[in-house]
RNA sequence: GGGGGUGUAGCUCAACUGGUAGAGCACUUGCUUUGCAAGCAAGAGGUCAGGGGUUCGAGUCCCCUCACCUCCA
Numbered sequence: 001g002g003g004g005g006u007g008u009a010g011c012u013c014a015a016c017u018g019g020u021a022g023a024g025c026a027c028u029u030g031c032u033u034u035g036c037a038a039g040c041a042a043g044a045g046g047u048c049a050g051g052g053g054u055u056c057g058a059g060u061c062c063c064c065u066c067a068c069c070u071c072c073a
Stems, first nucleotide, its partner, number of pairs: 001072007010025004019056001027043005049065005
């Protein structure tokens, strides 16, 4: 330098034909307990790596850039 892949909540990951962004764990509050843990109930938390384009509508399609993984040279 070239090919392929990955980037979504604090962490691990879903979301698939383009149509309201989700789960588990973690966190907060409440109940339960003498207290802790466990359990139960509720809640908060997102510029979907960044920018641009297509579209009525983009995490999803197209282009560029960045980081990481991998292959070739």